[in-house]
RNA sequence: UCAGAAAAAGCCAAACCUAUCGUAAGAUAGGGGCAGAAAGCUGCGGGUCCGCGACAGCGGAUAGCCGGGUUGCCUGAA
Numbered sequence: 001u002c003a004g005a006a007a008a009a010g011c012c013a014a015a016c017c018u019a020u021c022g023u024a025a026g027a028u029a030g031g032g033g034c035a036g037a038a039a040g041c042u043g044c045g046g047g048u049c050c051g052c053g054a055c056a057g058c059g060g061a062u063a064g065c066c067g068g069g070u071u072g073c074c075u076g077a078a
Stems, first nucleotide, its partner, number of pairs: 001077004011036001016031006034064001040070003044067003047062006
């Protein structure tokens, strides 16, 4: 640097439930466990969703929608 997730040590946590916050999308914490080889981080580009608006547009959400940037355990190859 590239590839992989068989092994080992680990990481993470869908749906759903409870509490709280938020107009909402949704977020946080606990339980839970669908899945994940970056499902670590990052709203830079696109998509989708929410609010306001006649439209244009403005603000917000989503990283477990796709791409990019960035950090990284193990194994194998160069």

c-di-GMP-I-GGC riboswitch aptamer from Candidatus Moduliflexus flocculans, 78 nucleotides, folded computationally. The sequence is in RNAcentral, with records from Rfam and Ribocentre. The model forms 90% of the base pairs in the Rfam consensus. The coordinates come from a structure-prediction model, not an experiment, and the mean pLDDT is 85.